Model confidence (mean pLDDT): 77 of 100. This is a predicted complex of two RNAs, RNase P RNA and transfer RNA, with 467 nucleotides together. Rfam match: Bacterial RNase P class A. Rfam describes the family as follows. Ribonuclease P (RNase P) is a ubiquitous endoribonuclease, found in archaea, bacteria and eukarya as well as chloroplasts and mitochondria.
RNA sequence: CCAGUUGGCCGGAUGGCCGCCUGCUGAUCACGCGAGAGCGCCAGCGGGAGGAAAGUCCGGGCUCCGCGGAAACAGGGUGCCGGGUAACGCCCGGCGGGGGAGACCCCAGGGAUAGUGCCACAGAAAACGAACCGCCCGGGAUCCGUCCCGGGCAAGGGUGAAAGGGUGCGGUAAGAGCGCACCGCGCAACCGGCAACGGGUGCGGCAUGGCAAACCCCGCCCGGAGCAAGAUCAAGUAGGGGUGACGCGGGCUCGCAAGGGCCCAGGUCCGUUUCCGGAUCGUCACCCGGGUAGAUCGCGCGAGGUGUGCGGCGACGCACAUCCCAGAUGAAUGGUCAUCCAGCGCUUCAAGGAGCGUGGACAGAACCCGGCUUACAGGCCGGCUGGCACU
RNA sequence: GGGGCAGUAGCUCAGUUGGGAGAGCGCGGCGUUCGCAAUGCCGAGGUCAGGGGUUCGAUCCCCCUCUGCUCCACCA
Numbered sequence: 001c002c003a004g005u006u007g008g009c010c011g012g013a014u015g016g017c018c019g020c021c022u023g024c025u026g027a028u029c030a031c032g033c034g035a036g037a038g039c040g041c042c043a044g045c046g047g048g049a050g051g052a053a054a055g056u057c058c059g060g061g062c063u064c065c066g067c068g069g070a071a072a073c074a075g076g077g078u079g080c081c082g083g084g085u086a087a088c089g090c091c092c093g094g095c096g097g098g099g100g101a102g103a104c105c106c107c108a109g110g111g112a113u114a115g116u117g118c119c120a121c122a123g124a125a126a127a128c129g130a131a132c133c134g135c136c137c138g139g140g141a142u143c144c145g146u147c148c149c150g151g152g153c154a155a156g157g158g159u160g161a162a163a164g165g166g167u168g169c170g171g172u173a174a175g176a177g178c179g180c181a182c183c184g185c186g187c188a189a190c191c192g193g194c195a196a197c198g199g200g201u202g203c204g205g206c207a208u209g210g211c212a213a214a215c216c217c218c219g220c221c222c223g224g225a226g227c228a229a230g231a232u233c234a235a236g237u238a239g240g241g242g243u244g245a246c247g248c249g250g251g252c253u254c255g256c257a258a259g260g261g262c263c264c265a266g267g268u269c270c271g272u273u274u275c276c277g278g279a280u281c282g283u284c285a286c287c288c289g290g291g292u293a294g295a296u297c298g299c300g301c302g303a304g305g306u307g308u309g310c311g312g313c314g315a316c317g318c319a320c321a322u323c324c325c326a327g328a329u330g331a332a333u334g335g336u337c338a339u340c341c342a343g344c345g346c347u348u349c350a351a352g353g354a355g356c357g358u359g360g361a362c363a364g365a366a367c368c369c370g371g372c373u374u375a376c377a378g379g380c381c382g383g384c385u386g387g388c389a390c391u
Numbered sequence: 392g393g394g395g396c397a398g399u400a401g402c403u404c405a406g407u408u409g410g411g412a413g414a415g416c417g418c419g420g421c422g423u424u425c426g427c428a429a430u431g432c433c434g435a436g437g438u439c440a441g442g443g444g445u446u447c448g449a450u451c452c453c454c455c456u457c458u459g460c461u462c463c464a465c466c467a
Stems, first nucleotide, its partner, number of pairs: 001387010012340007020048007031040003050362001054373002057371005062226004068276006075222005080094005095109001096107004110217002115215002117211003132157002134153008165183006184206001185204004190199003230297004240288007249264006266281004290466003304323008341360001343358006392463007401416004410447001418434005440456005
């Protein structure tokens, strides 16, 4: 220098003018609203989108379901090992498998000898141990090409995504884990490692292929809904009607009566069932209607940011210092001008350079955090690998 | 802002232990008719919304993206 791989960061800058949202302070002489306090208006100071604010795919905080407890079931999620974390399906470090010459990248990566199911077409056979072509032995027939019968075999061919371990030597009539060596697989103890796992040793000749992002089994985790949650106030209306389910039972008591109170039973609800506990008394579910479309809180000091030091391979943790940093509700964060910075195009020049024009992506908070995923013009910095050249 | 559902031919929709992509209407051609409609026969027409993964094999199972539809507030 070229090619590649990987980690992190930025994602226009400065100033003028005119505006918008919001916090605090002041002013309140006028003007508008209000009974008033006060608010608006006015002045000053301060703050004002993102790395993804997005998709809503996970995990939490928070709130409600009146507060809940125990067991089982159902349903859902997850899946090598160790660690990090508030938690996770996230992250870090390992292990195993696969790809690459390498740096490095990818893997839903538990169980297929618990069971059930599936493996289309082709093929003899798709898991019950099987034979189409073929190889070999014996017998028979013959028109000497071959054919038939009985038996042995699974090496070769063929089918298929996949054919009942692979390669080699021996062996045999032909063959075959039939025997042996190496590799693979399974089992046993040993050694190393916290573990996943790895290593060599011995044994088994191999008998039971794939799919669990098919049902399922095993381990672990999970109550549901979501800020339109929810709370307070204001305004207004008909606390109305229909259908269905269950119930309308007993005792005591007040009262002349209508009717009321208490207890038990019973119904409904808290995912289902059982038990305990609780709410309610006509309840529950669905539907048809009526009224309002207002205000305040929730609402931003937080698993918070930045810097330094220490521990750790790392994710991360601890200590100290320092900072306060958007809160709208038809919804603010904008428009314009100038200069500069990249980038692109044209002209000019031997080259460096100069001039003119153009021009900055994806996208935009709405209760808040931690992740993942997806979109993104362009630029900066670092590590590593391979190649070439030079010293 | 937050939930739920769907996407298959031009339109309306089927499609399950994962292996053939289908039906009705519409469209084109032929027959029938003097001509048209109706009717009979034949035929064309598909990125199964897009991309990736699992599998020998995906409309179907899993993940991501896009598009469309739908529901929700409070009071008594």